The RNA shown here (Glycine riboswitch aptamer) has 99 nucleotides and comes from a Burkholderiales bacterium.
The model forms 89% of the base pairs in the Rfam consensus.
The prediction has a mean pLDDT of 77.
Taxonomically the source falls in Burkholderiales (Bacteria, Pseudomonadati, Pseudomonadota, Betaproteobacteria).
RNA sequence: UACAGGCAAUCUGGAGAGCGUCAAGCACUUGGUCUUGACCACCGAAGGGGCACACGGUCUUUUCCGUAAAUCUCUCAGGUAAAAGGACAGAGGGGUGAA
Numbered sequence: 001u002a003c004a005g006g007c008a009a010u011c012u013g014g015a016g017a018g019c020g021u022c023a024a025g026c027a028c029u030u031g032g033u034c035u036u037g038a039c040c041a042c043c044g045a046a047g048g049g050g051c052a053c054a055c056g057g058u059c060u061u062u063u064c065c066g067u068a069a070a071u072c073u074c075u076c077a078g079g080u081a082a083a084a085g086g087a088c089a090g091a092g093g094g095g096u097g098a099a
Stems, first nucleotide, its partner, number of pairs: 005096001007094001010091004018040001020039006027033001041080003047076001048074003054067004
């Protein structure tokens, strides 16, 4: 100087599943939305938990232990009209940056 890699932000795209039932409450204004609690049913792509191959150690042993991934799986959390959120992807920049 600056490539790969990786980091956070910005812009764009971005799925799934009940506007559920009951009770109470603020505001609005006469009927719905919203908030809280309880109950039932669902979703997986914030986050979180679990596991394989393999590697290493261990030994009465096809044993035991450790590390070990996900869009898999579990649904703790979160979510189930809109809004918000959203893994991931694209774009242009920013700073970092081994050999």